Predicted 3D model of a 331-nucleotide RNA (Archaeal signal recognition particle RNA) from Candidatus Culexmicrobium cathedralense. Its Rfam family is "Archaeal signal recognition particle RNA". A reference for the family is Wild et al. (2002), "Towards the structure of the mammalian signal recognition particle", Curr Opin Struct Biol. By type it is a non-coding RNA gene. Of the family's consensus pairs, 86% are formed in the model. The gene name in the source record is ffs.
[in-house]
């Protein structure tokens, strides 16, 4: 220095864009690549679905801070990989410019229905002494207050005491695991009491940092047994959902009770007593009324479309970094 066999360690087990965020990654979408599965006549094409070594959490949250390119945990590969950049094509995303269909809203125009006021004829239809017009009164209306219905929005407060879980620590005993006992400290657990609108009831909630219980492994023993304790499974904390009380707030196509106001129409009462008008038809003139369908402007909208930029997956290309320790063994 070369080869060969074992150990290890680096590193490795898609890519991108876009949202979130003060920023980065996961969870969310979209695009691509690969793999699997299923259509379609189709190995090659085109569509849909899934997944990206496996699990396990993320209630709109997890988890980190520019050394952020995910967290817990387990398994593979393994100096074979592998990472990094620059140019070219290119799928998509974004960012600004444009243009703009559908729709909507408001305005304006004339027609259409509607409505209202005259006129005319006759007679037709309908009220009416079981009270027609009239007057006059009371409610319906409208507005202010207050109590109630109702529907919505906003909130969730501090404090003691005592007990235990647990943690620290000291001391004796024992061949290990471990046993007896004493001190400090001490809950987000339980129990009780104040105080407050901060309470009640259901259903969730801690991968890893919270309690029990722990299969299987695991440690310790000769064994009997002991111990730690993943994943699972129970329970709750903080939190998070729906519901119901409180406290506060407002809105009402609600109701009642007071008080003003208005008087067109309808409805109850009284007063008085005979006709009052309504509809149908036809002409003229008026409204533009909450209505139809057209045109026209105006405003919103924003489908799609194009252009510039910007990132950029895959596809070619080309150039950097990196290929390391250790042991035994031949040459």
């Nucleotide at each position: 220095g070369c080869g060969g066999c074992g150990g290890c360690u680096a590193g490795g087990c898609g890519g991108g864009g876009g949202g979130c965020u003060c920023g980065g990654c996961c969870u969310c979408c979209c695009c691509u690549u690969g793999c699997a599965g299923g259509g379609g006549a189709a190995a090659a094409c085109c569509c849909c679905u899934g997944c990206a070594c496996c699990g396990c959490a993320a209630a709109g949250g997890g988890u980190c801070g520019a050394g952020a390119u995910g967290g817990c945990g387990g398994g593979c590969c393994g100096a074979a990989a592998g990472c990094c950049g620059g140019c070219g094509u290119c799928a998509g995303g974004c960012g600004c410019c444009u243009u703009g269909a559908a729709c909507a809203g408001c305005c304006g125009c004339a027609c259409g229905c509607c409505c209202c006021a005259g006129u005319g004829a006759c007679u037709c239809g309908g009220c009416g002494a079981u009270g027609a017009a009239g007057c006059u009164u009371c409610g319906u209306c409208c507005c202010a207050u207050g109590g109630g219905g109702u529907c919505g929005c906003c909130g969730g407060c501090g404090g003691g005491u005592g007990a235990u879980a647990g943690g620290c620590u000291c001391u004796c005993c024992g061949g290990a695991g471990g046993g007896a006992g004493g001190g400090c400290c001490g809950a987000a657990u339980c129990a009780c009491c104040c105080c407050u609108u901060a309470c009640c009831g259901g259903g969730c909630g801690a991968a890893u940092c919270g309690g029990g219980u722990u299969a299987g492994g695991c440690c310790a023993g000769g064994a009997a047994u002991g111990g730690a304790g993943c994943g699972g499974c129970c329970c709750u904390a903080a939190g998070c959902c729906c519901g119901g009380a409180c406290g506060g707030c407002g809105g009402c196509g609600u109701u009642c009770a007071u008080g003003g106001g208005g008087g067109u129409g309808c409805g109850g009462g009284g007063c008085u007593u005979a006709g009052a008008c309504c509809g149908g038809c036809a002409c003229u003139g008026g409204g533009u009324g909450a209505c139809g369908g057209g045109c026209g402007g105006c405003u919103g909208g924003g489908a799609g479309g194009g252009g510039c930029g910007u990132c950029g997956a895959g596809c070619g290309u080309c150039g950097g970094c990196g290929c390391g320790c250790c042991g035994c063994c031949g040459c």